[in-house]
Predicted 3D model of a 574-nucleotide part of an RNA (large-subunit ribosomal RNA, domain I) from a Vampirovibrionales bacterium. Its mean pLDDT, the model's own confidence on a scale to 100, is 83. The source organism's lineage runs through Bacteria, Bacillati, Candidatus Melainabacteria, Vampirovibriophyceae and Vampirovibrionales.

Context: one part of a larger RNA
RNA sequence: GGCAUACGGUGAAUGCCUUGGCGCGAGAAGGCGAUGAAGGACGUGGCUAGCUGCGUUAAGCUUCGGGGAGCCGCUAAGCAGGCUUUGAUCCGGAGAUUUCCGAAUGGGGCAACCUGGUCCUGGUAAUUCGGGAUCAUCCCAUGCUGAAUUCAUAGGCAUGGGAAGCGAACGGGGGGAAGUGAAACAUCUCAGUACCCCCAGGAAGAGAAAUCAAACAGAGAUUCCCUGAGUAGUGGCGAGCGAAAGGGGAACAGCCCAAACCGACGAAAGCAAUUUUAUCGGGGUUGUGGGGCUGCUUUAGGGUGUAGCCCGGAAAGUUACAAAAUCAGGUCAUAUCUGAAGGCUCUUGGAAAGGACAACCAAAGAGGGUGAUAGUCCCGUAAGAUAAAUGGCGCUGAUCUUUCUGGAAGCAGUUCCCGAGUACCGCGGGACACGUGAAAUCCCGCGGGAAGCCGGAAGGACCAUCUUCCAAGGCUAAAUACUCACUCGCGACCGAUAGUGAACUAGUACCGUGAGGGAAAGGUGAAAAGAACCCCAGUGAGGGGAGUGAAAUAGUACCUGAAACCGUGUGCCU
Numbered sequence: 001g002g003c004a005u006a007c008g009g010u011g012a013a014u015g016c017c018u019u020g021g022c023g024c025g026a027g028a029a030g031g032c033g034a035u036g037a038a039g040g041a042c043g044u045g046g047c048u049a050g051c052u053g054c055g056u057u058a059a060g061c062u063u064c065g066g067g068g069a070g071c072c073g074c075u076a077a078g079c080a081g082g083c084u085u086u087g088a089u090c091c092g093g094a095g096a097u098u099u100c101c102g103a104a105u106g107g108g109g110c111a112a113c114c115u116g117g118u119c120c121u122g123g124u125a126a127u128u129c130g131g132g133a134u135c136a137u138c139c140c141a142u143g144c145u146g147a148a149u150u151c152a153u154a155g156g157c158a159u160g161g162g163a164a165g166c167g168a169a170c171g172g173g174g175g176g177a178a179g180u181g182a183a184a185c186a187u188c189u190c191a192g193u194a195c196c197c198c199c200a201g202g203a204a205g206a207g208a209a210a211u212c213a214a215a216c217a218g219a220g221a222u223u224c225c226c227u228g229a230g231u232a233g234u235g236g237c238g239a240g241c242g243a244a245a246g247g248g249g250a251a252c253a254g255c256c257c258a259a260a261c262c263g264a265c266g267a268a269a270g271c272a273a274u275u276u277u278a279u280c281g282g283g284g285u286u287g288u289g290g291g292g293c294u295g296c297u298u299u300a301g302g303g304u305g306u307a308g309c310c311c312g313g314a315a316a317g318u319u320a321c322a323a324a325a326u327c328a329g330g331u332c333a334u335a336u337c338u339g340a341a342g343g344c345u346c347u348u349g350g351a352a353a354g355g356a357c358a359a360c361c362a363a364a365g366a367g368g369g370u371g372a373u374a375g376u377c378c379c380g381u382a383a384g385a386u387a388a389a390u391g392g393c394g395c396u397g398a399u400c401u402u403u404c405u406g407g408a409a410g411c412a413g414u415u416c417c418c419g420a421g422u423a424c425c426g427c428g429g430g431a432c433a434c435g436u437g438a439a440a441u442c443c444c445g446c447g448g449g450a451a452g453c454c455g456g457a458a459g460g461a462c463c464a465u466c467u468u469c470c471a472a473g474g475c476u477a478a479a480u481a482c483u484c485a486c487u488c489g490c491g492a493c494c495g496a497u498a499g500u501g502a503a504c505u506a507g508u509a510c511c512g513u514g515a516g517g518g519a520a521a522g523g524u525g526a527a528a529a530g531a532a533c534c535c536c537a538g539u540g541a542g543g544g545g546a547g548u549g550a551a552a553u554a555g556u557a558c559c560u561g562a563a564a565c566c567g568u569g570u571g572c573c574u
Stems, first nucleotide, its partner, number of pairs: 001573009015559001016523002020494002022491006029483002031166002039101003042055003046079002049075003061095006070083003106115003116135007137163009170201001171199005181188001185236001211219002223250005233241002254475003257419001261282004266277004287453001289418003292414008301311004312405006325399005330393005336385003343357001345356003359376002361365001367379003424448008434460001455470005510517002530558001533545004
């Protein structure tokens, strides 16, 4: 020196564990904010560094409920001092307080700072020093005032109301890429995706046929799912893109204007008759066309002072269809409460919940804890009960509101009405699965520009026939999408290099001028019983005894403790 072996050091893998994550489901909620939010700064405890809570009333104040013996939050023990059966601490409802910054809003500003006006008020001998309230901007409404400029208008002022800012995804709209694919690349694709902007709601959007369809059959708003179907199509007919009708389900709900006509009250023109027109009320809302007007027919509660009012009767209603609210009941939520049944037996052990014996409960043998594995020890579980206060509700009823009873139906006539710079066409684009194509349909820019019910549109160029429907106004619940946050439950999800970046002082430490980037770090033991006392020593570190403990090679550098690496002893070889 090597090999082997035993025992150690170092080291942290592995095993076991879980306070934390991840995913899914159900319920509930779907907003907060000028009554000052979200998020912060600074304070706040007897002693207080961080976290948590709170805000000069500052780990808290008041009150109403719950609860019932201890309490003064956590790391985190201690010292000091208190509170509490006259019910504390704690849990829930309501309220009070709530510095400064922040939309930040009196003005300014390098956020958490500086500094004013007006009114009220305290105080000083006095300049001065305090306290309270109020004062931003924009929009809308109303009122007052009011230039150039007579009326007026602009402008100004006041009062009242609203907005702003934040927020995870989902939604509608306005803009809108490229890497990529096409094995290159330009049309195309990626993709109307990412991203930017605007706006909204608990959902949004869509929505009651100028729809589909069919060929003489029919359906009957919209939305979503399954299918139709990777079909029909489209496509440098490449890469790719990719329907619809129909069928089956979920959920279902239909309505209101404009116009004709009638009336009211104003305005303008006119000598007047009258005409035009704004507003309001009635009327009316459809495609076997509908409505208006005129005439006729049929039908029908009472009273009265008869365009009306009263009584009675009928119907509907707060998500559209007109609209506001209150009360009562019910129910749910926000604290909680009741809740069965095992042994002083034996045994192993440090410890029994394990083993033995013989019991009990069960609408409860889900789960967790307890010194090992407990239905019967504890918390719970099954099943039930419960709210002073506040809030929710698609529930019920009442008040209330509205409508009808002067309405409805039918027949005939009628040159009254039925959404115009619209439909449509040309050119240029876009959307439709559809790339200009035979290209219908929908939308936009420029130009042209109808008919009007004997009318118009669609049925994938276009025409005819036929069929279906009625554009150029509007509203509309549910079925659908999502989950920042709340509650409960579950998992052939992870188990500390995993699972969130974060199980721990984590968006912390640290890095960066900044935007931003961004860690590492869990485990003694059942219980600190965390090692009194003695010894060595630098009244060090550390160690040796003693003691605790089941165990100290469990000693806080603490469960287990692999390997690399470093030693000590022994054996063999050289």